[in-house]
RNA sequence: GGAGUCGGCCGGGUGGCGGCCUCGGCCCGCAAGGGCCGGGGAGGAAAGUCCGGACUUCACAGGGCACGGCGCCUGUCGCAAGGCAGGGCCCCGGCUUUGCCGGGGACGGAAAGUGCAACAGAAAGCAGACAGCCCUCACGGGCGAUGGUGAAACGGUGCGGUAAGAGCGCACCAGCGUCUCGAGCAAUCGGGGCGGCUCGGCAAACCCCGCCGGAAGCAAGGCCAAAUAGGAACGGGAUGACGUGGCCCGCCGACCGUUCGGGUUGGCCGCAUCAGACAGAUCGCCACACAGAGACAGAAUCCGGCUUACAGGCCGGCUCCGGAC
Numbered sequence: 001g002g003a004g005u006c007g008g009c010c011g012g013g014u015g016g017c018g019g020c021c022u023c024g025g026c027c028c029g030c031a032a033g034g035g036c037c038g039g040g041g042a043g044g045a046a047a048g049u050c051c052g053g054a055c056u057u058c059a060c061a062g063g064g065c066a067c068g069g070c071g072c073c074u075g076u077c078g079c080a081a082g083g084c085a086g087g088g089c090c091c092c093g094g095c096u097u098u099g100c101c102g103g104g105g106a107c108g109g110a111a112a113g114u115g116c117a118a119c120a121g122a123a124a125g126c127a128g129a130c131a132g133c134c135c136u137c138a139c140g141g142g143c144g145a146u147g148g149u150g151a152a153a154c155g156g157u158g159c160g161g162u163a164a165g166a167g168c169g170c171a172c173c174a175g176c177g178u179c180u181c182g183a184g185c186a187a188u189c190g191g192g193g194c195g196g197c198u199c200g201g202c203a204a205a206c207c208c209c210g211c212c213g214g215a216a217g218c219a220a221g222g223c224c225a226a227a228u229a230g231g232a233a234c235g236g237g238a239u240g241a242c243g244u245g246g247c248c249c250g251c252c253g254a255c256c257g258u259u260c261g262g263g264u265u266g267g268c269c270g271c272a273u274c275a276g277a278c279a280g281a282u283c284g285c286c287a288c289a290c291a292g293a294g295a296c297a298g299a300a301u302c303c304g305g306c307u308u309a310c311a312g313g314c315c316g317g318c319u320c321c322g323g324a325c
Base pairs, nucleotide, nucleotide: 001321002320003319004318005317006316007315008314009313010312013288014287015286016285017284018283020041021040022039023038024037025036026035027034028033043296047307048306050305051304052303053302054301055217056216057215058214067213068212069211070210071209072087073086074085075084076083077082088107089105090104091103092102093101094100095099108208109207113206114205115202116201130147131146132143133142134141135140155173156172157171158170159169160168174198175197176195177194178193179192180191181190182189183188221269222268223267224266231260232259233258234257235256236255240252242250243249
C1' cells in the first nucleotide's frame, strides 16, 4: 500500500436566485384575501408493522382452557421489550495446536408422544438385506465383516471367538446413563466407581417444561352541530274511557320504559417541546471546494427497541498478500 472480515460514525457543506407548508408580529382591505419581516420544516432507517410502553374505550369474583411473547449463566441499565459487560458451551477460519487469535450461535427439552428428510441408495429409524460371506445336492436357512449410495447408514481399533459373522466375550479409546468426590455464586468444568447401555438429525415442525401477558386499537376515543318524520314488537300503566258500572273482573288506553327499524352523517379535539395534514408542504436551478454529489428511501397519535434496504466516505480490531528500511 492492497484484499477479506467484524465493529463504530457520517451519509452532505457554503453561497446566490426562485418556489411550497406552517407559526408569530406589523401593514392594506368592509370582507374574502393580499403584502413585508422573522422562526420552524423528514430518516438512519421516517420502512416492515415484528416486540414493548404511553394513551383510549370496554371488561374485571376466583380458577382453568385456548392463544401469544420470552428462553445458557452472573452482573448491570430499563416500566417493559431490549441493550451492555464478563463468563460457560457448541460451530467455522487461521496459527507458533494442553492452547491462542478472529468470527458466528432463538444456546431449555429429541432417553414423553406425533411428525419430517429431495436425489441417490437394498435400507432413512421399535430397522432392514442389493451385491456379498457361510451351511445345504437343492429347497431353505444363518450373517451383517466387505462393497457401493447419501448431508446423514445404528460406536472405533485390536485380540479372542465362529460354518461365516456380530459388544457375542475381553482390553483400550469415544459417547451415554447412574452413583460419587472436588472447583465455581452460577452456567459449567475436572476426577473416580458401576452398567455393553451404544440410544442418529430437525423443536425458526407440532409438542413438552419454566416465566410473563385482560380484550381491542387513533378508522382508539371525546366534544359540538345536525337529525330524532311516520312506525313495529314487548313490558308497565291514572283520581282515565267502555261493559246498566260503586267494587272485583274483562277490555281499551293518554303516557312511560326497553329493543328493532328509520332519519341525520358536517366541524373541532385527540395531534406533538418551533415539521405536521385536505392522508397534499418539507423542493428546484446555478456557483465554489472536490475524485464526486450519486445509494436506500418520504413522517401521519407519540415514545423505546428489533429486523430489513443502502452509492460513497472516514476511523479502528483481526487475518492474508505485496513493497521499502